[in-house]
């Protein structure tokens, strides 16, 4: 610091989203240690249990314990007695009560230089500390002031005092009531409790006096007189004196009373600041003020009575509604800001809900009181008790928040003289990765780069020095031992000092000793052990750092946005690898940032969202020049304050850090004061340039009213006149023989004002157009004079405001919504036509909106020009001139703009004021308010939904847009197809199978240049399983490989008799070893199985159309443009010229082969002009009548190579020449010559690309699938089916013909598994035959149409030949399904073909035959060849296709595009709605607790009454929320219905 996302691409606008930081967090996975922090954000919901406020005995009486002393009851023991009684051996033993003495224990009582505990009275505290944020939009909080309107316990300083008395009461005792809580009666008692009196420095009050000061009421100080008000003691020590003692007395400390001051805390008042909402615009009756009184610490309507009627100043937002504790701070941010108010600190509020007071220095009081309500608990049913928003803890709700711990050791607080006690404040501890910080999970070496995993092009790569392994270390951990600080105080003693009469006592300082630790088995240190105890989470398509494999197959799923997934997913799930962070990592939620996306810093409004329809004008904002004053704003200095903490800087302490401490800076603010005086403001004065006025001119559809006019239209009347008129794309409805239309005349009516007329004029806008008159507003110009800033803008408000519409009354010719009819159409509630009512017009009044537009608010100033035009003025050189002011247009520079464009009439540069905007839809909507007679207008949301919506420009594509051009594209012609039969292909149907592919042009006589078997992929059946075929490895077998008889079978297959090898080395040897071959096993083979949408290659098509691009430069922010456009020209982006382009490439053309002409060369198998020879034939002549000669002709042989031809090399044609046109060009037209003339003809040749065009079945190839089968072999069948439909052909329908006969002329090809001659046989297909030929030699081979002659005579025929029957031929293993041909017989449809449609421009169409490929055989197909051989083209309006330029576009999958609305379905949110159910607040009334206050009464406690008064009740309204049958629209949702409204002239702009 930016990034992703609208588009085919671009720039802009604009939203959405991401990367950052943060949190009192929660959730998922994971989890070693320590330090420091932090932890109920939700139900201010309910709470069991324990603890959280006591203390003082040095205030008081009493009680208890302890201890010393005194007292010493009862009981006990011992001794001396005593002897009731008992046992019996009868004289022995036992023995109670009682008496006396001693002893110990010691009750009780008293007492104190003992110590302790304590219920009560009393004092102080309990108003702090701790919690929470419900309420509160408020002087609550923050900040700064004020109190001359106040208070303050404990504390400090000062002054004065503390005298004399009295009456009670709790505790206690006793009696009573009650279940309890608790209460009552009687008796008696103390105080630092209470009361009375005295004193009165002061204080207060009243009346005076004086001084000083201030801020309005006034304040301060001094003083005089009169009046009123106080107190309490406790304790320690003590020499003299007094006293029996207590004590007096002296003294210390604490306490008490009055008062002044201070400190601290509090109270009140004020300035400023403090959220959203105007769909809350008016609110208010204690309300605003005054007087009097009450009340308070104190001002005050704080309260009451009376008087007045004000007050809020409320658009600077009152009143109402919603939300919220405020701040220091915290988070974020560059800052300004925005968000927030956990922890820590300050303030406020609250304490179960509501009300109330009491006590007190302080409360209307969290763990006080009273009352009312709800809830919980106890109860004997009469009545009672309670308040965790203290610390722990519990339930509930919730995504969610901890120990019913230890200790007062420290810090702090309360009480106390103190020791001390209390303290869930606090200090510690536990739990939670909740946060921040630190540490660790080892370090070094270690390559065979181990194994395993993953990938792989199969080689390897990667995990990876990672591991193993070696050496080392010990933070952490475990165990043991040692050990610092948190401790200061206190107590005792000593010394000094103050007080004092004092060495006592007390206080202070110093010293010594002693004592106090919850944490704590602590931090820290040492020793020992041992790598031992310790790594995860998220991501890996882009943003964003990190990639492969497998699985899945629009499924499952992911996703923050864009978007992934439909068979090769770097996006899902898993794995490997990698990246990031790390005891954490991700997710979710929220805040700020990025977002200049509310813009103060720092945005906009012509077209993206956005200028109000226009004006006048209130408040407000802003305002010319100058002088003086002032000092509010402003600036500078000084002072006060801005708490601490936090942040920042420096320093320091915990090993570091987090955390902590110290110092500084900062706290951008507010207040006070001094100074300055430029600017703004204010006050006073002056000025003229802004503004206005006066005078004189000027133009004008400016406005209002009245009058007048002609043309046209329609109607009425009359005349003429006759059959149509009208209307349309074409028609019809309609008018007309009852006389229309047309035409002439007359009349009536209403509306609008042709020409002039002009991007001319006027007006603020809407708007204004015949003429004249009257009334009236504004503007401009010229020259002076006057006023003296009087100005600009402008919320609210007011007025004006097209058309349509509404109300009332007129008017109504034409036009014309609605409506009716006629057409069009699939429909036509439209477009077109015929009619036609509101309305259009006038008067009066509403409405208040328009694309009310320049889509551009008003005003002022400045910033190049050029050229028109309107109005006025001026100048001279009088012109088609110049200057100037005010308007109105166009072009254009700088500048601006996203671009388009704007550009002195700004969208430029600045200032002032107003209005408006903040993604699209929902929505110019709902609800509410308001205006309106209504229609409706103005104002104006939300839920929900989308990731876009949009502006300008670019390239294409498209248009029932335009211009130009081309093509058998149309036209002009010729011949076909579509009708028939057959052939062939396709669809469909059928079938066991009818294998597969090709499907508009560009599939359909196509792949297939040959389906009887094979082909073959399909079907049925039978078989084989390393396989029909290839390679490798291992093992095996010796009569091995091979051959394969009988038998079985449809064949394949099974079966195995018989025969029986090869190569290399070796051996005496078929001896051995190896190879080949075989068997078995494993790898693998094989697949016409899938994917042409994974591909290569090839091909079709646009199209042989003239295009498609690049480099550099230039232009543009950019996509892009330019070049390649333009003017000509061409078959052509062919060439020329011009040009910010200059060049180049792929295409065009040419080069290539062929054909047409010529020359040279070649000369067999070709040729034969000439010559020779020879064999026939014919004619003539001569003669010996069968011989010769000559001529002609045919054949053969030779010479020959002239010709034809063959096939090589050359030539030839280039707009080269001439004339004309054209721009002196390119080029075009004509001509000459020439075999050929303007690319001569015809081929091959196919640019960038398009169609995911075709082909995995021609081959190749990725991936997937099958593997005793989807592979392989075999037999048979099928691809040949047949109600039908289509394409392509053949043959015809006949006389330009058919049949019969005769006769002539080709070219190009093929041939040895072949072509096959002569000759013979057969009607023929063909057979026999075998010569010749590996071909310019032989052969296929007859060319046919044509020509000649004859017959047929218009007929389903002597046309036509389908179909069928019979008989044959040939090929082949085989001809039935299913071949071709021949002969005889049969003789179907068909008489020129509807709509529609195809080919062809010259050796072409048409027509005739020939050959070839493939092939055993088989063609009407395909390819090639030659013969005969036309017609027509005016031309480019139209159809189709294409090219170039231009235009529009909402298209870009590109018009087979896009897209709108109703209806139907599902889902979602929402408005209305008879109502129903709540909530908070207010009003009126009823009832009225506690309690203050008031009145009365009583000695007092109190009692009675009254005002107010919480809760409750009644009533009627308003507001707000939920719900609601039904209902309205809205949004969203791959493939629903109907149409086609918009985008192109979108087919009616």
């Nucleotide at each position: 610091a930016g990034a992703g996302u609208u588009u085919g691409a671009u720039c802009c606008u604009g939203g959405c989203u991401c990367a950052g930081a943060g949190u009192g967090a929660a959730c998922g996975c994971u989890g070693g240690c320590g330090g420091c922090g932090u932890g109920g954000a939700u139900u201010a919901g309910g709470c069991a249990u324990g603890c959280a406020a006591g203390u003082c005995g040095a205030g008081c009486g009493a009680u208890c314990c302890u201890u010393g002393c005194u007292u010493g009851a009862u009981a006990c023991u011992u001794a001396u007695u005593g002897g009731a009684g008992u046992g019996c051996u009868u004289g022995c033993a036992c023995a109670a009560a009682g008496a006396u003495a001693a002893g110990a224990c010691g009750a009780u009582a008293g007492u104190g230089c003992u110590g302790g505990a304590u219920a009560g009275c009393g004092g102080c505290a309990a108003a702090c500390g701790g919690g929470u944020g419900a309420g509160u939009a408020u002087c609550g909080c923050g900040u700064g002031a004020g109190u001359a309107a106040c208070u303050u316990g404990c504390c400090c300083c000062g002054a004065a005092g503390a005298c004399a008395g009295g009456a009670a009461u709790a505790g206690c005792u006793u009696c009573g009531u009650g279940a309890a809580a608790a209460c009552g009666g009687a008796g008696g008692u103390a105080a630092u409790a209470c009361c009375u009196g005295a004193u009165g420095u002061u204080a207060c009050c009243a009346u005076g006096a004086a001084u000083c000061g201030g801020c309005a009421u006034c304040g301060a100080u001094u003083u005089a007189u009169g009046g009123u008000c106080a107190a309490a003691g406790g304790u320690g020590g003590g020499g003299a004196c007094c006293g029996u003692a207590a004590g007096g007395c002296c003294u210390g400390c604490c306490g008490c009373u009055u008062u002044g001051g201070g400190a601290u805390g509090g109270a009140c008042u004020c300035g400023c600041g403090u959220c959203c909402u105007a769909u809350c615009a008016g609110c208010u009756u204690g309300u605003u003020g005054g007087u009097a009184g009450g009340g308070u610490a104190a001002u005050g309507g704080c309260c009451u009575a009376c008087c007045a009627a004000g007050g809020c100043a409320u658009u600077u937002g009152a009143c109402g509604g919603g939300u919220a504790g405020c701040c220091g701070g915290c988070c974020u941010g560059a800052g300004a800001g925005g968000g927030u108010g956990a922890c820590c600190g300050g303030c406020c509020a609250c304490a179960u809900u509501g009300g109330g007071a009491c006590u007190g220095a302080g409360a209307c009081a969290c763990u006080g009181c009273c009352c009312a309500g709800a809830c919980u608990c106890c109860u004997a049913c009469g009545g009672g008790a309670g308040g965790c928003u203290g610390c722990a803890g519990u339930c509930g709700a919730g995504a969610a928040u901890a120990u019913u711990u230890a200790g007062c050791a420290a810090u702090g607080g309360g009480c106390g003289a103190a020791a001390g006690c209390c303290u869930g404040a606090c200090u510690a501890u536990g739990c939670g990765a909740c946060g921040c910080c630190g540490c660790g999970u080892g370090a070094a070496g270690g390559a065979u780069g181990a194994a395993g995993g993953c990938u792989u092009u199969a080689g390897a790569g990667u995990u990876g020095u990672a591991a193993a392994c070696u050496u080392c270390u010990u933070u952490u951990c475990u165990a043991a031992g040692g050990a610092g600080a948190g401790a200061a105080c206190g107590u005792u003693c000593c010394g000094c000092u103050a007080u004092u009469a004092a060495u006592a006592g007390u206080g202070g300082c110093g010293g010594a000793a002693u004592c106090u630790g919850a944490c704590g088995g602590u931090a820290c240190c040492u020793u020992a052990g041992g790598a031992g105890u310790a790594a995860g989470c998220c991501a890996c398509g882009g943003c964003c750092a990190a990639c492969u494999c497998c699985g899945u197959g629009c499924c499952a799923g992911c996703a923050g946005c864009c978007g992934c997934g439909g068979u090769a997913a770097u996006a899902c799930g898993g794995a490997g690898g990698u990246g990031g962070c790390g005891a954490g990592c991700g997710u979710u939620a929220c805040u700020c940032g990025g977002a200049a996306u509310c813009a103060c810093u720092g945005g906009g409004u012509g077209u993206a969202a956005a200028g109000g329809g226009c004006a006048a004008g209130u408040a407000g904002g802003c305002g010319g020049c100058u002088u003086a004053g002032u000092g509010a704003g402003u600036a500078a200095g000084a002072g006060g304050u801005g708490a601490a903490a936090u942040c920042c800087u420096c320093c320091g302490g915990c090993u570091c850090a987090a955390u902590c401490g110290g110092a500084g800076a900062a706290c951008u603010g507010c207040c006070u004061u001094u100074u300055a005086a430029a600017c703004u403001g204010c006050u006073a004065g002056a000025c003229u340039u802004g503004a206005g006025g006066u005078u004189g001119g000027a133009a004008g559809a400016g406005g209002g009213a009245a009058a007048u006019g002609g043309a046209a239209u329609u109607c009425u009347c009359g005349g003429u006149g006759u059959a149509a008129g009208g209307g349309u794309g074409a028609a019809a409805u309609c008018u007309g023989u009852g006389g229309a239309u047309a035409u002439c005349g007359a009349g009536a009516a209403g509306a609008a004002c042709a020409c002039c007329a002009g991007c001319g004029g006027c007006g603020a806008a809407g708007g204004c157009g015949a003429u004249u008159u009257c009334c009236u507003g504004g503007u401009c110009c010229a020259a002076a004079c006057c006023u003296g800033a009087c100005g600009c803008u402008g919320a609210a408000c007011u007025g004006c405001g097209a058309a349509a519409g509404c109300u009332a009354g007129g008017g109504g010719a034409g036009c014309a919504a609605a409506c009716a009819g006629a057409a069009u159409u699939a429909g036509a509630u439209a477009c077109u036509c015929u009619g036609g009512u509101a309305g259009u017009c006038c008067u009066a009044g509403c409405c208040g909106u328009a694309a009310a537009c320049g889509a551009u608010g008003a005003g002022u100033a400045c910033u190049a020009g050029g050229u028109g035009u309107u109005g006025g003025g001026g100048g001279c050189u009088u012109g088609u001139c110049c200057c100037u002011c005010a308007g109105u247009g166009c072009c254009g520079c700088a500048g601006c703009u996203a671009a388009c464009g704007c550009a002195u009439u700004a969208a430029g540069u600045a200032c002032u004021c107003c209005a408006c905007c903040u993604g699209g839809g929902a929505a110019c909507u709902a609800c509410g308010g308001u205006c309106g007679c209504a229609a409706g207008g103005c104002u104006a949301a939300a839920a929900c939904u989308c990731a876009a919506a949009g502006g300008a420009a670019u390239u294409g594509a498209c248009g029932g847009g335009g211009a130009c051009c081309c093509g058998c594209a149309c036209a002009a012609g010729c011949g076909g197809u579509g009708g028939a039969a057959c052939a062939u292909g396709u669809g469909g149907u059928u079938u066991a199978a009818u294998u597969c592919g090709a499907u508009g042009c560009u599939a359909c006589g196509c792949g297939a240049a040959a389906a009887a078997c094979c082909u073959c992929a399909c079907c049925a059946a039978g078989g084989c399983u390393u396989g029909a075929c290839a390679u490798g490895u291992a093992a095996g077998a010796a009569g091995u490989a091979g051959u394969g008889a009988a038998c079985u079978g449809a064949a394949a297959g099974g079966g195995g008799a018989u025969c029986g090898a090869c190569c290399c080395g070796u051996u005496a040897a078929g001896u051995c070893g190896g190879g080949a071959a075989c068997u078995u096993a494993c790898a693998c083979a094989g697949g016409u199985g899938c994917u042409g949408c994974a591909u290569g290659g090839c091909u079709g098509u646009c199209g042989u159309c003239a295009g498609c691009u690049c480099g550099u430069g230039u232009c543009g922010u950019g996509a892009g443009a330019u070049g390649u456009u333009g003017g000509g020209u061409u078959a052509a982006g062919u060439c020329c010229c011009g040009c910010a382009a200059c060049g180049a490439g792929c295409g065009c053309a040419a080069c290539c082969a062929u054909u047409a002409c010529c020359u040279c060369u070649u000369g067999u198998u070709g040729c034969c002009a000439u010559c020779c020879a020879u064999a026939g034939g014919a004619u003539u002549u001569g003669c010996u009548u069968g011989c010769a000669a000559a001529u002609c002709u045919u054949g053969u042989g030779g010479a020959g190579c002239a010709c034809u031809c063959u096939a090589g090399a050359g030539g030839g044609a280039c707009u080269g020449c001439c004339u004309g046109g054209g721009g002196u060009a390119a080029c075009c037209a004509g001509g000459a010559g020439g075999a050929a003339g303007g690319u001569g003809g015809a081929g091959a040749u196919g640019a960038c690309g398009u169609c995911a065009a075709g082909u995995c079945a021609g081959u190749a190839c990725g991936g997937c699938c099958c593997u005793u089968a989807c592979g392989c072999c075999u037999u048979g069948g099928g691809c040949u089916a047949c109600a039908c439909a289509c394409g392509u052909g053949u043959u015809a329908c006949a006389a330009u013909g058919g049949c019969u006969g005769a006769u002539a002329c080709a070219a190009a090809g093929g041939g040895u598994u072949g072509c096959c001659a002569a000759c013979c046989c057969g009607u023929g297909a063909g057979g026999g035959g075998g010569a010749g030929c590996u071909a310019a030699u032989c052969u296929c081979u007859a060319a046919a149409a044509a020509u000649c002659a004859g017959c047929c005579u218009c007929a389903g025929u002597u046309c036509g030949g389908a179909u069928u029957g019979g008989a044959g031929u040939c090929u082949g293993c085989a001809a039935u399904u299913c071949g071709a041909c021949u002969c005889c017989a049969u003789g179907a449809a068909g008489c020129u073909g509807g709509a529609a449609u195809c080919g062809c421009u010259a050796g072409u169409a048409a027509u005739g035959g020939g050959a070839g490929a493939g092939c055993a055989g088989c063609u009407c197909g395909c390819u090639c060849c030659c013969g005969u051989g036309a017609a027509u083209a005016c031309g480019u309006u139209c159809c189709c296709g294409g090219g170039u330029c231009u235009u529009g576009u909402a298209c870009a999958c590109a018009c087979c595009g896009c897209c709108c609305g109703u209806c139907a379905a599902g889902c979602g949110a929402u408005g209305g709605g008879a109502g129903c159910c709540g909530g908070g607040g207010g009003u009126a009334c009823c009832c009225g607790a506690a309690g203050u206050c008031c009145u009365g009464u009583g000695u007092a406690g109190g009692c009675a009454g009254g005002c107010c008064g919480a809760a409750g009740g009644u009533a009627a309204a308003a507001c707000u929320g939920g719900u609601g049958a039904c209902u309205g629209g809205c949004g969203c949702u791959a493939a629903g219905u109907c149409g086609u409204a918009a985008c192109a002239a979108g087919g009616u702009a």
The RNA shown here (small-subunit ribosomal RNA) has 1549 nucleotides and comes from a metagenome. Its mean pLDDT, the model's own confidence on a scale to 100, is 82. The RNAcentral record of the sequence draws on SILVA.